Two RNAs folded together computationally: RNase P RNA and transfer RNA, 440 nucleotides in total.
It holds a member of the Rfam family "Bacterial RNase P class A". Rfam's curators write: Ribonuclease P (RNase P) is a ubiquitous endoribonuclease, found in archaea, bacteria and eukarya as well as chloroplasts and mitochondria.
RNA sequence: GAGUGUCGUCUGGACGGCCGCGUAUGACCUUGUGUCAUCCGAGGAAAGUCCGGACUCCAAAGGGCGCGAUGGUGGAUAACGUCCACCGGGGGCAACCCCAGGGAAAGUGCCGCAGAAAGCAAACCGCCUAAGUCCUUCGGGGCCGGUAAGGGUGAAAGGGUGAGGUAAGAGCUCACCGCGCGUUUGGUGACAAACGUGGCAGGGUAAACCCCAUCGGGAGAAAGCUCACGUAGGGAGGGUAGGUGCGGCCCGUACUGUUUGAACCUCCGGGUAGAGCGUUAGAGGCCUCUGGCAACAGGGGUCCUAGAGAAAUGGUCGUCACCUCCGCAAGGAGGAACAGGAUCCGGCUUAUAGGCGGCACUCACUU
RNA sequence: GGGGGUGUAGCUCAGUUGGAAGAGCAUUGCGUUUGCAACGCAAAGGUCACGGGUUCGAGCCCCGUCGCCUCCA
Numbered sequence: 001g002a003g004u005g006u007c008g009u010c011u012g013g014a015c016g017g018c019c020g021c022g023u024a025u026g027a028c029c030u031u032g033u034g035u036c037a038u039c040c041g042a043g044g045a046a047a048g049u050c051c052g053g054a055c056u057c058c059a060a061a062g063g064g065c066g067c068g069a070u071g072g073u074g075g076a077u078a079a080c081g082u083c084c085a086c087c088g089g090g091g092g093c094a095a096c097c098c099c100a101g102g103g104a105a106a107g108u109g110c111c112g113c114a115g116a117a118a119g120c121a122a123a124c125c126g127c128c129u130a131a132g133u134c135c136u137u138c139g140g141g142g143c144c145g146g147u148a149a150g151g152g153u154g155a156a157a158g159g160g161u162g163a164g165g166u167a168a169g170a171g172c173u174c175a176c177c178g179c180g181c182g183u184u185u186g187g188u189g190a191c192a193a194a195c196g197u198g199g200c201a202g203g204g205u206a207a208a209c210c211c212c213a214u215c216g217g218g219a220g221a222a223a224g225c226u227c228a229c230g231u232a233g234g235g236a237g238g239g240u241a242g243g244u245g246c247g248g249c250c251c252g253u254a255c256u257g258u259u260u261g262a263a264c265c266u267c268c269g270g271g272u273a274g275a276g277c278g279u280u281a282g283a284g285g286c287c288u289c290u291g292g293c294a295a296c297a298g299g300g301g302u303c304c305u306a307g308a309g310a311a312a313u314g315g316u317c318g319u320c321a322c323c324u325c326c327g328c329a330a331g332g333a334g335g336a337a338c339a340g341g342a343u344c345c346g347g348c349u350u351a352u353a354g355g356c357g358g359c360a361c362u363c364a365c366u367u
Numbered sequence: 368g369g370g371g372g373u374g375u376a377g378c379u380c381a382g383u384u385g386g387a388a389g390a391g392c393a394u395u396g397c398g399u400u401u402g403c404a405a406c407g408c409a410a411a412g413g414u415c416a417c418g419g420g421u422u423c424g425a426g427c428c429c430c431g432u433c434g435c436c437u438c439c440a
Base pairs, nucleotide, nucleotide: 001363002362003361004360005359006358007357008356009355010354013320014319015318016317017316018315019314021041022040024038025037026036027035028034029032043338047349048348050347051346052345053344054343055220056219057218058217062251063250064249065248067216068215069214070213071212072086073085074084075083076082087101088099089098090097091096102211103210107209108208109205110204111203124151125150126147127146128145132143133142134141135140159177160176161175162174163173164172178200179198180197181196182195183194184193185192186191224277225276226275227274234268235267236266237265238264242256243255244254245253284303285302286301287300288299289298290297291296322335323334324333325332326331368439369438370437371436372435373434374433377392378391379390380389386423394410395409396408397407398406416432417431418430419429420428
């Protein structure tokens, strides 16, 4: 210098003028959805609603089955499907990146076409003819057989390479590699290493059923609470001794109802669609110290004000800065992403134009 | 704000333990008829909404995105 990787951070400009929108507070008098002043007024994703919590109601949330979710190990956390560190596998020259990463020896299912054979493996071509047997023109041929080394099919054909061995072959034997099992050592652990041992056994699929372990009661701010307003408990059907507790079933439990058409369910019709709370200061941010590899935790200091009627958060002018195009120049024209709160947090995912900073890697050159 | 469902030919829909995507109507051509309709024969027409993953193999299983429909005090 060129090209990458990774982590963090900022938010489409900065300053000033003018006009405007919304809440709150204050002032004024003309009490009007008035005027003036002051303060504050979107995001890293506010999004998708995909996870996890807080909070609220159902009972204080219980038991069993079912159903759903998660899935290497250890930790962090309020919790998680998130994060950190490590292990194993895969990719990359490397920095580094990716992995739904438990069990296929509990059982069941599936593996189309092709192929001889596809799941307690299998002789189509090929190779062999040692042993047995038949024929013989004595060259050999047939039968009975042997063989998974070679060809071919397939996604997949039951270790790989080499040597020995053999009629030809074959873990049949040996060496190395791989794999299984055992012991020892190291590690909290996943696992790793060393040594010994077995001649190799048990194809794949669990984002198929399933098994194992762990977790999950349901509903969600239109949750829910208070006040006000309105009304007739209207009509039709179901339904019988139960019903309700909000998307399964049983138990248990709470409330309610049980000698007459009750409770309850479905549909139709009618009424009210107002005010307040919940509601924004929080598992909050920043700086610093301590502990920890880290995620994070603890101590100290400091800072804060969107919160609704589902409705606001903008426009314009000047100067400066950035990018692109035109022009010799002066200058001119244009551009600037994705997107917008609605109970609140922690994450993930998705959409995004760029700016800034740290660290690391590869290649080339110079000293 | 929150919950549920759905996307396959021009239209309406099938598609089961994952194995070479179908039906009806519509369209086009030929036949039939004096001509048309109906009828008969044949043909064309598919990014299975989109992007990834699992698998030898995906319309189907899993994840994400987009569109449409629907429910609620």